[in-house]
RNA sequence: GAGCCGGCCGGGUGGCCGCGGCGCCGGGAGGUGUCGAGGAAAGUCCGGACUCCACAGGGCGAGGGUGCUGGUGAGAGCCAGGACGGGGUGACCUGCCGGUUCAGGGCAACAGAGAGCAGACCGCCGAUGGCGGGACGCCGGAUGACCGACGGCCCGCACAGGCAAGGGUGAAACGGUGCGGUAAGAGCGCACCAGCGUCGGGGGCGACCCCGGCGGCUGGCAACCCCCACUCGGAGCAAGGCCAAGCAGGGGACGGCUGGCCCGGCCGAAGUCCCCAGGUAGGCCGCACAGAUGGAUGGCCACCGGGGCGGUGACCGCCAGGUAACCGCCUCACAGAAUCCGGCUUACAGGCCGGCUC
RNA sequence: GCCGGAGUAGCUCAGCUGGUAGAGCAGCUGAUUUGUAAUCAGCUGGUCGGGGGUUCGAUUCCCUUCUCCGGCU
Numbered sequence: 001g002a003g004c005c006g007g008c009c010g011g012g013u014g015g016c017c018g019c020g021g022c023g024c025c026g027g028g029a030g031g032u033g034u035c036g037a038g039g040a041a042a043g044u045c046c047g048g049a050c051u052c053c054a055c056a057g058g059g060c061g062a063g064g065g066u067g068c069u070g071g072u073g074a075g076a077g078c079c080a081g082g083a084c085g086g087g088g089u090g091a092c093c094u095g096c097c098g099g100u101u102c103a104g105g106g107c108a109a110c111a112g113a114g115a116g117c118a119g120a121c122c123g124c125c126g127a128u129g130g131c132g133g134g135a136c137g138c139c140g141g142a143u144g145a146c147c148g149a150c151g152g153c154c155c156g157c158a159c160a161g162g163c164a165a166g167g168g169u170g171a172a173a174c175g176g177u178g179c180g181g182u183a184a185g186a187g188c189g190c191a192c193c194a195g196c197g198u199c200g201g202g203g204g205c206g207a208c209c210c211c212g213g214c215g216g217c218u219g220g221c222a223a224c225c226c227c228c229a230c231u232c233g234g235a236g237c238a239a240g241g242c243c244a245a246g247c248a249g250g251g252g253a254c255g256g257c258u259g260g261c262c263c264g265g266c267c268g269a270a271g272u273c274c275c276c277a278g279g280u281a282g283g284c285c286g287c288a289c290a291g292a293u294g295g296a297u298g299g300c301c302a303c304c305g306g307g308g309c310g311g312u313g314a315c316c317g318c319c320a321g322g323u324a325a326c327c328g329c330c331u332c333a334c335a336g337a338a339u340c341c342g343g344c345u346u347a348c349a350g351g352c353c354g355g356c357u358c
Numbered sequence: 359g360c361c362g363g364a365g366u367a368g369c370u371c372a373g374c375u376g377g378u379a380g381a382g383c384a385g386c387u388g389a390u391u392u393g394u395a396a397u398c399a400g401c402u403g404g405u406c407g408g409g410g411g412u413u414c415g416a417u418u419c420c421c422u423u424c425u426c427c428g429g430c431u
Base pairs, nucleotide, nucleotide: 001358002357003356004355005354006353007352008351009350011304012303013302014301015300016299017298019036020035021034022033023032024031025030038334042345043344045343046342047341048340049339050236051235052234053233063232064231065230066229067228068081069080070079071078072077082097084095085094086093087092098227099226104225105224106221107220121167122166123163124162125161128160129159130157131156132155133154134153136151137150139148140147141146175193176192177191178190179189180188194218195217196215197214198213199212200211201210202209203208240285241284242283243282250276251275252274253272255267256266257265258264305332306331307330308329309328310327311326312325315322316321359430360429361428362427363426364425365424368383369382370381371380377414385401386400387399388398389397407423408422409421410420411419
């Protein structure tokens, strides 16, 4: 000088004018005292308190959520650690976490021969068969060179066939390197390395780590379906509870009809009187040691403090510049409670403290 | 305040189980017409709201964030 991590502050004091709650004084107007946003009050992403609805209790099923280990917590979460990736020279930051070699299924466009118990375009070989040729051996016929058949050997072709080493395609081609091996090749065999499984020993509470042996066992995606384990009833303070006008409505009394009368039945269109439940407007509670129910917590001035810009500049200079001090101007973020509490995430000018890295 | 839904071309919308993003209208060019409209042929136009992650590959899957719309007294 440049950074990383953790914690904290996020303007202070005074005056004036205002706002809301509560207490006191006052007949009232008003006066006075006191209290009055945050680390995130935000997003509403989680968990709970509280309230109503459903439900005897239990089981099964559907659907959703969560998923390493230990500790802590009512839970969400937090702290510490572990495995696997990504970024940084580093301090460190960040993503994900049960199961993909036996519970099963699915996907991989284009390109490419072949994309999942794969495949053969170029290529390599052609051991074994096949075809052609050569010399040799042997047999037969002529017997004069020669002709025919057979046998092993050699050469050629690349037809059958073998291979997956190399080239090529792709994000990915059945683990990598080397040696042996082979006709050419291949975990085909061996050594080493990476991973997986298993066995044994050691360390750790544990996830897991280290060492050694054995098994040639060896692609990716479960932030795809699925399987396993655990867990989940639904709605939300505009939940919900209490009081309760006016209008409409219901019931009763009175009244009318039926009927000799009672009971019973019907009607009440108009009018009278009294009573009633539910419930609307509205009010109160829920609702708070900030606290409304159209929502208060603000503004101005002065001084001080921090930051930025410009100017003057004693002083230091390897003369490019830098600095103490002074002056002027600008500026002090993000954002604002609404039932409450605990978390997570996101936004945030500037500054302080501690530790660490290059 | 509480609870839901949606962001894709200039506008209205498709695109479900991941594989080069489409349609209608609008715009431009040409043809047709004396000219215009209509019609026909062709063309242009996309940070898939932003950022990060999983994957070979993301509009689609996961996380976070922004904007808009609707319902409940």

This is a predicted complex of two RNAs, RNase P RNA and transfer RNA, with 431 nucleotides together. Rfam match: Bacterial RNase P class A. Its family is annotated with tRNA processing, dimeric ribonuclease P complex and ribonuclease P activity in the Gene Ontology. By type it is a ribozyme. The coordinates come from a structure-prediction model, not an experiment, and the mean pLDDT is 78.